RNA sequence: AGAGUUUGAUCCUGGCUCAGAUUGAACGCUGGCGGCAUGCUUAACACAUGCAAGUCGAACGGUAACAGACCUUUCGGGGUGCUGACGAGUGGCGGACGGGUGAGUAAUACAUAGGAAUUUGCCUAUUAGUGGGGGACAACUUUAGGAAACUGAAGCUAAUACCGCAUGAGCCUUAAGAGGGAAAGGGUGCGACCCGUGAGGGGCACUUGCUAAUAGAGAAGCCUAUGUCCGAUUAGCUAGUUGGUGGGGUAAAGGCCUACCAAGGCGACGAUCGGUAGCUGGUCUGAGAGGAUGAUCAGCCACACUGGGACUGAGACACGGCCCAGACUCCUGCGGGAGGCAGCAGUGGGGAAUAUUGGACAAUGGGCGAAAGCCUGAUCCAGCAAUGCCGCGUGUGUGAAGAAGGCCUGCGGGUUGUAAAGCACUUUCAACGGUGAAGAAAAAAGCCAAGGUAAAUAGCUUUGGAGCUUGACGUUAACUGGAGAAGAAGCACCGGCUAACUCCGUGCAAGCAGCCGCGGUAAUACGGAGGGUGCGAGCGUUAAUCGGAAUUACUGGGCGUAAAGCGCACGUAGGCGGCAAAGUAAGUUGGAUGUGAAAGCCCCAGGCCUAACCUGGGAAUGGCAUUCAAUACUGUUUUGCUAGAGUAUGAUAGAGGAUAGUGGAAUUCCUGGUGUAGCGGUGAAAUGCAUAGAUAUCAGGAGGAACAUCAGUGGCGAAGGCGACUGUCUGGAUCAAUACUGACGCUGAGGAGCGAAAGCGUGGGGAUCAAACAGGAUUAGAUACCCUGGUAGUCCACGCUGUAAACGAUGAGAACUAGCCGUUGGGCACAAAAAGUGCUUAGUGGCGCAGCUAACGCGAUAAGUUCUCCGCCUGGGGAGUACGGUCGCAAGACUAAAACUCAAAGGAAUUGACGGGGGCCCGCACAAGCGGUGGAGCAUGUGGUUUAAUUCGAUGCAACGCGAAAAACCUUACCUACCCUUGACAUUGACAGAACUGGCCAGAGAUGGCUGGGUGCCUUCGGGCCUGGAAAACAGGUGCUGCAUGGCUGUCGUCAGCUCGUGUCGUGAGAUGUUGGGUUAAGUCCCGUAACGAGCGCAACCCUUGUCCUUAGUUGCCAGCAUUUCGGAUGGGCACUCUAAGGAGACCGCCGGUGAUAAACCGGAGGAAGGUGGGGAUGACGUCAAGUCAUCAUGGCCCUUAUGGGUAGGGCUACACACGUGCUACAAUGGUAAGUACGGAGGGUCGCGAAGCGGCGACGUGGAGCCAAUCCCAGAAAACUUAUCGUAGUCCGGAUUGCAGUCUGCAACUCGACUGCAUGAAGUCGGAAUCGCUAGUAAUCGCGAAUCAGCAUGUCGCGGUGAAUACGUUCCCGGGCCUUGUACACACCGCCCGUCACACCAUGGGAGUUGGUUGCACCAGAAGUAGGUUGCUGAACCCUCGGGAGGCGCUUACCACGGUGUGAUCAGUGACUGGGGUGAAGUCGUAACAAGGUAACC
Repeated sequence: AGAGUUUGAUCCUGGCUCAGAUUGAACGCUGGCGGCAUGCUUAACACAUGCAAGUCGAACGGUAACAGACCUUUCGGGGUGCUGACGAGUGGCGGACGGGUGAGUAAUACAUAGGAAUUUGCCUAUUAGUGGGGGACAACUUUAGGAAACUGAAGCUAAUACCGCAUGAGCCUUAAGAGGGAAAGGGUGCGACCCGUGAGGGGCACUUGCUAAUAGAGAAGCCUAUGUCCGAUUAGCUAGUUGGUGGGGUAAAGGCCUACCAAGGCGACGAUCGGUAGCUGGUCUGAGAGGAUGAUCAGCCACACUGGGACUGAGACACGGCCCAGACUCCUGCGGGAGGCAGCAGUGGGGAAUAUUGGACAAUGGGCGAAAGCCUGAUCCAGCAAUGCCGCGUGUGUGAAGAAGGCCUGCGGGUUGUAAAGCACUUUCAACGGUGAAGAAAAAAGCCAAGGUAAAUAGCUUUGGAGCUUGACGUUAACUGGAGAAGAAGCACCGGCUAACUCCGUGCAAGCAGCCGCGGUAAUACGGAGGGUGCGAGCGUUAAUCGGAAUUACUGGGCGUAAAGCGCACGUAGGCGGCAAAGUAAGUUGGAUGUGAAAGCCCCAGGCCUAACCUGGGAAUGGCAUUCAAUACUGUUUUGCUAGAGUAUGAUAGAGGAUAGUGGAAUUCCUGGUGUAGCGGUGAAAUGCAUAGAUAUCAGGAGGAACAUCAGUGGCGAAGGCGACUGUCUGGAUCAAUACUGACGCUGAGGAGCGAAAGCGUGGGGAUCAAACAGGAUUAGAUACCCUGGUAGUCCACGCUGUAAACGAUGAGAACUAGCCGUUGGGCACAAAAAGUGCUUAGUGGCGCAGCUAACGCGAUAAGUUCUCCGCCUGGGGAGUACGGUCGCAAGACUAAAACUCAAAGGAAUUGACGGGGGCCCGCACAAGCGGUGGAGCAUGUGGUUUAAUUCGAUGCAACGCGAAAAACCUUACCUACCCUUGACAUUGACAGAACUGGCCAGAGAUGGCUGGGUGCCUUCGGGCCUGGAAAACAGGUGCUGCAUGGCUGUCGUCAGCUCGUGUCGUGAGAUGUUGGGUUAAGUCCCGUAACGAGCGCAACCCUUGUCCUUAGUUGCCAGCAUUUCGGAUGGGCACUCUAAGGAGACCGCCGGUGAUAAACCGGAGGAAGGUGGGGAUGACGUCAAGUCAUCAUGGCCCUUAUGGGUAGGGCUACACACGUGCUACAAUGGUAAGUACGGAGGGUCGCGAAGCGGCGACGUGGAGCCAAUCCCAGAAAACUUAUCGUAGUCCGGAUUGCAGUCUGCAACUCGACUGCAUGAAGUCGGAAUCGCUAGUAAUCGCGAAUCAGCAUGUCGCGGUGAAUACGUUCCCGGGCCUUGUACACACCGCCCGUCACACCAUGGGAGUUGGUUGCACCAGAAGUAGGUUGCUGAACCCUCGGGAGGCGCUUACCACGGUGUGAUCAGUGACUGGGGUGAAGUCGUAACAAGGUAACC
C1' cells in the first nucleotide's frame, strides 16, 4: 500500500465483500511448564450459612466467665476485685472511611478555568484558661406483662454522662450606649515542705486530656463561564415563573421560603418535549484529523429491597443506624414480631458466558488505645480457568539399501524422505531426592550509654549501642544429585482474492460458501486419502469496534447525461463585501506566569537469567486563565474618495402587461334560390347524412373562437409565457453625453408573491375541436390504434389548486482567459446618394485554441481559472410510499421513514448481432419462360403403429432412392431355441503331437461318439512353421458417452471476405489500414488518404474440352497405286481421321469512343476461340457443443459361464395411416406394326462369351475368339420412311390376379429377377402450396459401369436430338459493404411488463383489547419537621413559690403511598383488509427496448 465483484470487452460512478489491528469474550478441536495480569458485560433478580466495625479498665460504677494470690472449708466447695484481666452496662472516639454497584441522572452530574458569602472532629503552630457547685439515669435489686421480640413499675449508684454559678479576651451580637458567652478530668514519679497512725493525700514535676481564640494543612458546601448523545414526523415554553422591596431561613450567596409590587424570563446559535446514557484521566483503532468506547487501575458523582422522612453528629438525610408506607420472605402460642449480600465467599435463577462457603493480619494501610494489643473478606497470598500477554520445552548430530508401508504413475519411476530405523551425544523443563531459616525485615516493648526538662542519679523525652523474638505464601525462589530420549503437538487451510495439488467416492444429490461462486459421471471448490502451506500450546469459528471507506470528504467528495440546482423572481435574519487616512486592540501573532492529579503513552536508566511485568527520572499533555508586547490583515469608531450601485436630462427597439373598442378570411348553423342522386369516409368498408331534396353552388343572416401571409436558431419578459388593428393606463431594458448621491452592494434559511395544461366552485357563453360515452370497422379477442357522432371541457368574470421532461435536465452575482463567421437594437468614424467598410456597446446563434471532462461534449452566453452566498446528493428496490403534521371544497400538494430484499442498479463510449431503420450491390432470389412435384398406380426411404424381434444411426434448409456401390442363408449388429467358457482371434507358455484327410452313427445344426489313411517341411542346428493343451496373465464387446476426443464430413459458401507487423490516434475496450470516389465475378484494379507493408482467401498455376503444328504409326486410318472372294480383306502407305506425348494460341494485345490523361467499360477488326472461352478439381478466419464412439482410432465408465463366442430358424420385407424422393401414365408432337441409319464412354479369365442349332420367349446348347484400339458384352434409342388407330377409359394406361415356365443359388414359402398366355384397376394433366433450370443448358432418347451368385424405377457416368425467356430490381428468400437505433451479447427462437392463481416473509389500516410512561383537576394524608394550643405533666435552671421555661397530647401547614375523573403518548395483540417483497419450469395477453410494428416519455 490494496484486492474481488455490474460488461462480450472498456472507462467511470457506485454499493457489497476481503486481507490488518483489537476484546472482561463465547463456542469447536487440541492441550507440557513457568512468570505477570484478568475473570456475572445478562436479572439494581431472590437469597440459606459463615464472616466483612469495632475499640478504650490510662473516663466510670463495677465483677458474669477464666487464671493467680490470700482467707476459709462440711473438702462437694465457699469467700475476698486483691492482681492479671473483663461479659453486660454508663461514657468517649470510630460505625459519613475503607469495600460494592451503575439503577437513576442530558444537568442539583462531569471536565477545564475562575470566584466569594462559608463550615471544618482528629493533626500542626501560637495565645489564654482549666475555679467552685448541683441533681439524675443505666448497670444492679425487687416486681409485673408477653410465646417471643421486648416492655412497664418501684428502689440504689459513679463518671471525661447531664445542669447551673464564677471568670473571660484579640470571641459573638449591637441601635456603638451596651449585652451575651466555656471547661473535665485521667496517668506516672517524687528528695524536700504540709496533713495523715498507716495506706495515702495535698504539693512539686512530667505527661495526656478539656475549654476559648487566632492561623495553617487537609476536607467539605456554594456560585460563574465554556464544553458534553440523538430526534423539528417535539415550535413555542414559563405564575415562584423573571426582577424588586420587607421578613424568614441556612454554616454560607440566592425565590431557598413567604407577603406585596412590576410583567417579565427562555427559544431556529434549537427553548419545551421524547428517546438513550453515570462523567473523566484513559482504552482500542487510525499516517493524522477523526471514529468507537468508558472492564480491570485512578479522580468525581449517584445509589444501598421500593418510596418518603428526619434524628444524632465536625461531617449523613447514613450499604451491614432510626421512623413510616409498600411489595416479598421467615417465625408465631395468631395477640404480635423479624429481615434486606449492588461487602467477601457461596446458593438458586437468568444466560453463549465469568472462579474458593480457602489462608493470614507476616507486609501496606485504616479504626480504637498512652502502649502492649485488639479488630480489619481493606489488603497480602494461595486455589480454579490457555481468558490474555510474555518466556521455555517437546531433543541434537550423523545416517541412502534413497528400507518397508502409504499415495501417485506416462509403469520407466516419482513422492513421503535424512524423514524413520541404526549409530553417537545432550538432559533445559517435568518427575524423584538433597541443600536452601539466602532475599522479601525494618521494628516495637523491656536493657545500656549520652543529651534535654527538673531540686532530682525518679519519671518523661531525643540520639546511639547491644540483644531477643515475629512469615500466611511455603514441600517458596535459587542451587544441586542420580536416572533416562525418556513424560510433552496440534489446529486451520490448499478455485480466485490468498501461501499451498493430486487420486478416489458422489452426480444440481449429499453438501460447501466471507464475496465472486462450486456440484447435472473425468469436481485442484462437496466427502475421504496422500502430499503441501500457514500458525503453533495453541488453532479456527462466531460476535463486536476502528481501519481499508476520499463510502459524510475540516484535513479530503460531488450536483449537463451516473444520486444530486428549489419552476421563477422579491426580500427578513444571517453570511460576505470597493479605494485612502487616523484611532482602538475584540479576532490574529509572539513572550512570560499559573494550571493541565497520579497512573498510562513516549524517551533514558535500573530490578527480576530474558521478556511480559515492575521501579526511578525526564519529556509531552495541542486546552483554559492571567499578564506584557506587535498592528500587516479582519472587526469596530471617525474622516474622506469615486472605479461598484443608483438618480436626473435626451433618444431608441419591442407578440412585455392590463383594459376598451374595431376588422376581415374560414368553420358551423339558419333562411331563400339553382340543381339531382348520391354525399361522406377508409388500406378496404360500414355506421352516418340524403328524394321530407343532401353533397355542390349563389345570396342574405346569426354566433362563437382563433388571428394565415409578414415569420426569421428574429423580438420582449424573472420564469410560466406573449402574435390581427386602434386608443388609454403601465413595468422593464438598451444607447450617448454630462451632472449629482457617495458603498447606498451581492446572496438569501424562514416568509410572502408570480406560476403552462388539466382540475374544482359560482355565474355567463358555447362556433370549432373533443376526455367520458354510443355506433361502425379491424381482430383469435380489441373495453385500442381507423371511421361516424358526441357531453364535460376548451372561451369570459371572480375565487381556488400550486404542479410539469416548469429542460440549457446546467442556481444567483462578480472578475479574468486565443480567434473566426452570422444576426437583432443603439452610437461613432470613413463614405455620404445609396450600398458598404471599420470601431464600440447590449443581446442572440454557429465553429473553434488553451483548459476542463469517465467519455459524450463544454469552450467569453464555460461544464475553463478564481471569489461570495444559497439549495441539493450519499447503492438498487421497498418509496416520493406508510404514519404524523400543515395546506386544500375535493382531487390532491408539501414535509417524509422503517421492516424486508438484492449484489448489483447506473453513465458514457466500443465491437458484434438484430430492426415490420436507411443507402449501395449481388445470386434461377423475384420477374419473364420451359418442364415438373402436390391428385392416380407402383417402387423406395421415413414417421407412426404393430411385433418375440420388426437391430442401429441420420431429423428444418444442411434427415427421409441417406450410412446401404445390392437384407432369401451369409451379411446381421435384432428375436427365439440349443450349445461353449483362456474362449472364434493376439502375445507369453511347462508339455505333447505331424499337419491333413476319408467313412459310419445321433442331432435342426453347432457338436459329440466310433473308425480308416497319413507319421512331416525348413534350418545358420540355437530353433522356426502347423496342431492339441494344464495353469495364469489376458482376450472379446456393432455395450454407454460424438456434450471427454482424434480423424473425416456437411453447412453458411466458391460468398469475398478474414487477419497480422510496424506506425499513428484513443485513459481504455478499440480504431486506422479494410473507410471514401470510381470499377470488377472478386478486399479485382486505379485514384485519394496517417498510414506503409504483408499473410490466408480471389485470380493464375493443374485436369478436361474447343483450333493448329511437331513426333510416332499397331490392334487405328485409306487420299493416291496395285490385288481382291468386294469385307482396309491383302500388298503398300501414314497424307487424312484417330490415338498420346510435346508445343503454339487469347493478353483488353490492336483501333475508335466514354472516363480523371487512371483503373476500367462499350463498340469494332482479326481469329478456331474475346473479355475468368465451356466444364472440373481447388472451400480463407470461423459458425452450428452440426454429423459420425456402428468405417477406423481413442480417454473414461460398464459386462466377463456373458452385454463375449458358435449354430438353426425367424426378423430387418409387418400395415389402418401420414410425409419425402422417384418410375409409369393419363395419350395423336401419340400408340402399334414393318423397314432404314448414326454414338460415346465403359467392362471382361472363378470372366465376356461369338457363329451355328433348339425354344413364341425368358433361355438352353455350343464353344470359336479374347488377359483385349485386335475378340466379346453390343441389335443404340429417339430420329427417318410407310401403314394403321380417330378422341374412346380407347389398339391409351399398365396395376392387380390366375396358370405355365426360365435363370441364379445348398436353398427362391415367409422373401429374388425374368418369360409366355390370360386378367386389364386407378388415372382424362392434378386444390392450397411448392421444386429445378439461363445453352449444347432445360426438356427428351437410349447406352454403360460399380455393388453383384442372383436381384436397379436408385446412384455414378456416356453420348443422340435439342428449345423458350430475362423489361427489370418494386416486392419474397439468402448474402456482401457503409450508416443509424438498441434496455440484445445464450446476441430477436433476444429481452421484457402487468393482472390472476399458489407458497412464504416483513409491514400499513382496523371494531377493539392489554400494559407502560405522563399532563391537568380533585380526594386522601402515615412517619416527620415547623407553627399553634392549657387536655396532662412539670428532677437540675429561674421564681414573687402561684408558677414559668421545658415535655407529652391535640391540632394546622407541607408531604410519600393510595384513590377518582379526564386527556396525551408509546408498545403488545386483533376478525378482516391494503398494497409490497421473494419464489427452475402455472394462466392471460404483449406494454417497453429497432420507426418494437399507434415514436417514446412527464

Predicted 3D model of a 1498-nucleotide RNA (small-subunit ribosomal RNA) from an uncultured bacterium. Rfam family: Bacterial small subunit ribosomal RNA. Gene Ontology terms of the family: structural constituent of ribosome and ribosome. RNAcentral holds the sequence, with entries from Greengenes. The prediction has a mean pLDDT of 83.